[in-house]
RNA sequence: AUGAAGGGUUUGAUCCUGGCUCAGAAUGAACGUUGGCGGCGUGGAUUAGGCAUGCAAGUCGAACGCGAACGUUCCCUUCGGGGAACAAGUAGCGUGGCGAAAGGGGCAGUAAUGCAUAGGCAACCUACCCUCAGGACCGGGAUAUACGGCGGAAACGCCGGGCAAUACUGGACGUUGUUGCGAAAAGGCAUCUUUUUGCAAUGAAAUGGGUUACCGCCUGAGGAGGGGCUUAUGUCCUACCAGCUUGUUGGUGAGGUAACGGCUCACCAAGGCUGCGACGGGUAGGGGGUGUGAGAGCAUGGCCCCCGUCACUGGAACUGAGAUACUGUCCAGACUCCUACGGGAGGCUGCAGUCGAGAAUCUUCGGCAAUGGGCGAAAGCCUGACCGAGCGACGCCGCGUGGAGGAAGAAGGCUUUCGGGUUGUAAACUCCUGUUGGGGGGGAACAAAUUUGAGUGAACCCCUGAGGAAGCACGGGCUAAGUUCGUGCCAGCAGCCGCGGUAAGACGAACCGUGCAAACGUUAUUCGGAAUCACUGGGCUUAAAGCGCACGUAGGCGGCUUCGUAAGUUGGAAGUGAAAUCCCAUCGGCUCAACCGUGGAACUGCUUCCAAUACUGCGAGGCUUGAGGGAGAUAGGGGCAUCUGGAACUUCCGGUGGAGCGGUGAAAUGUGUUGAUAUCGGAAGGAACGCCGGUGGCGAAAGCGAGGUGCUGGGUCUCAUCUGACGCUGAGGUGCGAAAGCUAGGGGAGCGAACGGGAUUAGAUACCCCGGUAGUCCUAGCCGUAAACGAUGGGUACUGGGUAGAAAGCGUUCCGAUGGCGCCUUCUGCCGGAGCGAAAGCGUUAAGUACCCCGCCUGGGGAGUAUGGUCGCAAGACUGAAACUCAAAGGAAUUGACGGGGGCUCACACCAGCGGUGGAGCAUGUGGCUUAAUUCGAGGCUACGCGAAGAACCUUAUCCUGGAUUUGACAUGCACGGAUUAACUCCCUGAAAGGGGAGCCACGCCUUCGGGUGGAACGUGCACAGGUGCUGCAUGGCUGUCGUCAGCUCGUGUCGUGAGAUGUCGGGUUAAGUCCCUUAACGAGCGAAACCCUUGUCCCUAGUUACCAGCGGUUCGGCCGGGGACUCUAGGGAGACUGCCGGUGUUAAGCCGGAGGAAGGUGGGGAUGACGUCAAGUCCUCAUGGCCUUUAUGUCCAGGGCUGCACACGUGCUACAAUGGAGCGGACAAAGGGACGCAACUUCGUGAGAAGAAGCAAAUCCCAAAAACCAUUCCUCAGUUCGGAUUGCAGGCUGCAACUCGCCUGCAUGAAGCUGGAAUCGCUAGUAAUCGCAGGUCAGCCAUACUGCGGUGAAUGUGUUCCUGAGCCUUGUACACACCGCCCGUCAAGCCACGAAAGCGGGGGGCGUCCGAAGUCGCUGAGCUAACCGUAAGGGGGCAGGCGCCGAAGACGAAACCCGUGAUUGGGACUAAGUCGUAACAAGGUAACCGUAGGGGAACCUGCGGUUGGAUCACCUCCUUU
Repeated sequence: AUGAAGGGUUUGAUCCUGGCUCAGAAUGAACGUUGGCGGCGUGGAUUAGGCAUGCAAGUCGAACGCGAACGUUCCCUUCGGGGAACAAGUAGCGUGGCGAAAGGGGCAGUAAUGCAUAGGCAACCUACCCUCAGGACCGGGAUAUACGGCGGAAACGCCGGGCAAUACUGGACGUUGUUGCGAAAAGGCAUCUUUUUGCAAUGAAAUGGGUUACCGCCUGAGGAGGGGCUUAUGUCCUACCAGCUUGUUGGUGAGGUAACGGCUCACCAAGGCUGCGACGGGUAGGGGGUGUGAGAGCAUGGCCCCCGUCACUGGAACUGAGAUACUGUCCAGACUCCUACGGGAGGCUGCAGUCGAGAAUCUUCGGCAAUGGGCGAAAGCCUGACCGAGCGACGCCGCGUGGAGGAAGAAGGCUUUCGGGUUGUAAACUCCUGUUGGGGGGGAACAAAUUUGAGUGAACCCCUGAGGAAGCACGGGCUAAGUUCGUGCCAGCAGCCGCGGUAAGACGAACCGUGCAAACGUUAUUCGGAAUCACUGGGCUUAAAGCGCACGUAGGCGGCUUCGUAAGUUGGAAGUGAAAUCCCAUCGGCUCAACCGUGGAACUGCUUCCAAUACUGCGAGGCUUGAGGGAGAUAGGGGCAUCUGGAACUUCCGGUGGAGCGGUGAAAUGUGUUGAUAUCGGAAGGAACGCCGGUGGCGAAAGCGAGGUGCUGGGUCUCAUCUGACGCUGAGGUGCGAAAGCUAGGGGAGCGAACGGGAUUAGAUACCCCGGUAGUCCUAGCCGUAAACGAUGGGUACUGGGUAGAAAGCGUUCCGAUGGCGCCUUCUGCCGGAGCGAAAGCGUUAAGUACCCCGCCUGGGGAGUAUGGUCGCAAGACUGAAACUCAAAGGAAUUGACGGGGGCUCACACCAGCGGUGGAGCAUGUGGCUUAAUUCGAGGCUACGCGAAGAACCUUAUCCUGGAUUUGACAUGCACGGAUUAACUCCCUGAAAGGGGAGCCACGCCUUCGGGUGGAACGUGCACAGGUGCUGCAUGGCUGUCGUCAGCUCGUGUCGUGAGAUGUCGGGUUAAGUCCCUUAACGAGCGAAACCCUUGUCCCUAGUUACCAGCGGUUCGGCCGGGGACUCUAGGGAGACUGCCGGUGUUAAGCCGGAGGAAGGUGGGGAUGACGUCAAGUCCUCAUGGCCUUUAUGUCCAGGGCUGCACACGUGCUACAAUGGAGCGGACAAAGGGACGCAACUUCGUGAGAAGAAGCAAAUCCCAAAAACCAUUCCUCAGUUCGGAUUGCAGGCUGCAACUCGCCUGCAUGAAGCUGGAAUCGCUAGUAAUCGCAGGUCAGCCAUACUGCGGUGAAUGUGUUCCUGAGCCUUGUACACACCGCCCGUCAAGCCACGAAAGCGGGGGGCGUCCGAAGUCGCUGAGCUAACCGUAAGGGGGCAGGCGCCGAAGACGAAACCCGUGAUUGGGACUAAGUCGUAACAAGGUAACCGUAGGGGAACCUGCGGUUGGAUCACCUCCUUU
């Protein structure tokens, strides 16, 4: 100097683990909406699919041979034409040279014949270019085009004669060259190389062209640049590919090549590669770089540069310096085109362009002006390389869409609490500017250099005129930014969490806002965040994760010390790491930037050299502490074999005996008079070894338990005697390995899967019972798995303590001598500090601190499944995925709730009692049914004599039928009208409401007395009224319930990462979280208590309407005078506080007993109801948001209904009788009510009642008689003198009206019912039970209800086992909508992906056989043949042809692999309300789970062995404290 951020989502909440997801950057992108300008870049990523058309490689006349036409001029002419010159040695054709192997395009193939980096060639080549040295003598024969003839549609050829060269070729010379054989010197790297030199063989040229500058030709050497070959290292995934290889590996020889080489061939040998991954499969051009990232990395390889490779597909060679050749040749194949059907032609992965496929990628443009290339001496020609332009917002960069002023804060929009707010200085308006755009000039620069500009065209000047130029996404959280309306789990949104079921900030729209801006979003992909594969930088007790245990191979790691070496390591230097890119620059050029240039740095790498030597390695030597051996002791259920023993059990035999036994929750099956069980004696058999026995011992683990003997493995201690690092771990490998299971043979007492039977149950394929086979046991062999667990791999070292046990040893001043105490080594436990840990916990036996090695994990499900492979007799084991699906799954701990968990405590909860309900009749409410309607609500407790403290009409409700009405039955406002409307009286119609009509009459103010105007009221119209219509799940208020239960919280402090805990727990105590003590808590609040009312005792005050002791009067009635004592009334006080005594308790709180007292431990009763729970109840009390309705869901009216009755339930009344009923007589309350009222008294009536009527707005009068009770008479146990239902008749009362549908009275009638099944309710004292009285509502009353009042007045319990409910503590939990919870599996339905499957189809790559094109090579070559030789016959050489090897495509065959498809089939995932059960979570109701085996609709059940990741109780052991 550079440089690193997190958030959302599992829970009621928390911490952790862990996945999913978001914010960032990027792209050759695509899509949607939108779109002004310019610069620079960039653009077929898919079908290496097919291609029309044009162009993309030619050039040289200064190598050579030919050589026009049209045209112009001139001449001739038979006017048909001919000739000459120019054009022009031009165009064109051919031979020849050079180029065409470059440039340009693509990425199919290729995992190494590639690429990258660093080397090598003593094993090589190189046209053109440069430098140097030397040279070029004499000849020869052909041939293309052209010409003539011929074939063919064409492409293209054939024949004939004939001409040239820098084309071809013979000879000579014979150097520096090459080859062979030598010599010498120097050098190196083994074969060798270089230089000098001798001999032999071999070995060149175009005496060309030319404008006389020069350009060419041949040989040799060198250079530069380019290539070839080769070595090392690096270079993707897969082991569900583990063995591969025959030219394979090497040698000898030969061939071949520019060159090494099995490159090829013959022969010989049998090698070579591989766990450091061969061989096979999949994928892929490699690099410079690019994207991202703090970096390390991860991903990638488009444009540009380097390399490779391809050119329709496959094969092959030719030419050439160079090719196995993109726009050359040959052959085969597929495809396309032409054709006269005989044959031919073609290859855009060059530039444009076209079709196709695709989400998707451009102009059939201009120019060689620049840069570069080919040819040429040059001029020049060619150049889709290139330079430019065009198209595309595809990317990056820049500019603009105006600036200043402008508040009546305009209009409009949106919103509103209606006041306003906001859009918003925004607009309008005023004054300006001219970037850009348009028009016109201008012309620098791209040209360095005589010429040459396709195209781009800046600066600058003039004109014009705010005009032409803003959108997109988002606004629930993450994430910047919100309101209204619409919609109503619909339509839709969504990256994750999640929104939407009538008040949606999440859907759609509007307004407003936020972000970016010529763009903005979306999708796809990469990196990041993700320390979520962890090298930097993770983990494995319980979250995913330690192999069941050991031995051991490879590998990895390794004690102390000396010397050497210098591979690793470190330092320095040199070379290289192409350019471009990235980075830096007060650098430079375009106005800036992007872009470009220049310079620097960097490229973290590789190679070489020098140096260092601490550590590691390697080599050599030493040591003893690690390890091992030795000697001497020693403990032990260590292992194997064999023998022996007693107890128990079963069976058999015998004796005794005589009815049951056995089994269970209770039973039954079973067994027994053919004698069981029980008991005694005897015999046989198999299995297991009681007590000792112990968190005691041994073993690597599995595991091991009677005793003796034999064989045998390991450990510990002591000595310090030997070896001298011999060690640790351990991929593969090998061995051992509970139980179950398998094979074969034995054995079989008990137990006991399966199976049979009995029970239980709705069922019971289970749990329980009776039997019982395999098995359990032994021998031999297999299997190889378990919760094979300490859920904790092995080794070594280090790091505080305490305590207990086991085995040795040492010391001891103890002494009771197998002991005590102390020390040390090893082993087995517990507690606990630091530290660690998410916590629980671990804690010298680490889960602490470190090192070494191995194994394993990477979200849940799918799944330890499928497929493949290996193993196994089988069961199965080991290895071990994916599609698809979810946003969680999970660990520990917390608070609750719950438990057929535990402890403590309470309550009429139970018990002990008393009386009921459930049975009867009736009353009343509800359900159901019915109905035109039977209005609505309430629904376990906490609905059901409830709302309703009064349904005949009214009430009353659109509940039904019918009739009316529409500003309305009721409220407010506005406008208009008419003057008499309204009111009142009357008439018609009608069931009424209503409709129609007639009569009659007002008020205030002003007044010119004509009238005007106004209020009420009416009519019309407009706003609006109205709604017991919906939503109690939008709400307020009120209420019920838990519950008058004792709880619910807070502040500060402390503990814990945290949720939370503590306090509030514990010991006592209480009705109580009441109080006391202890105490990391100390205090406080809401509740409890107290305060309030009433009742119980006393006192004071007061004395009418209440009272009357004493006095007087009296009509004998507190009636009167009077009294103020008493009762009472109603105001005020006193009293009760565990205050006193004793006991107990902790010296406490308190408890028990006692005294006193009217009352005693809250005296009785009431009011009073914490935080909260039940989306509890109520929109029909009231209030109220929203919605709905408006000639109706409003309002009015008549009638009906709410009372309907096969039935069921709740709550009551009356009874069933003698503790009673009836008659007669007699006594005692309290609390209330009374004016549209209570009514004395009198008369009448059997009575209900009626008629008259005193008193009283009430401590005065009335209702009013209290009843049970007492006394007495009758009834005598019966369906009755019980009971009163039901019904008939006759009456009374209220009321407009008692039919539906009132109450009462009298007479008559006289039902069921004789104490009530299962079950269930209330009550602990003035209570239950029983008796009556009053009131509210109310005309009357269906009141037996409800609310109060008093009279009489018990029994039982003093406990907490059980049922119910509640409180506290504790425990388990997979519950938190909280057990009415959660949740498993089969079956049924839909849908999705996958596996198996008779087969079917396809593909790539090998293998074998056949066939065998072109072509190289070899052999042949009787045919053909110019150059050379040749006395001419021929030879040499060459060619055609033929044969052979190899050989592509093709055909056939047998395998392996991959992909697709497949009737059917298998399981799996998912899906608001399907079926069957209830497996798991609490002790989940049989604890659960693991392995294995059998069984069963299913979850599952059972057997055997194992685990605690089981609750509860008891005991043992251990620990802590005292």
This is a predicted structure of a 1522-nucleotide RNA (small-subunit ribosomal RNA) from a Planctomycetota bacterium. Its Rfam family is "Bacterial small subunit ribosomal RNA". Taxonomically the source falls in Planctomycetota (Bacteria, Pseudomonadati).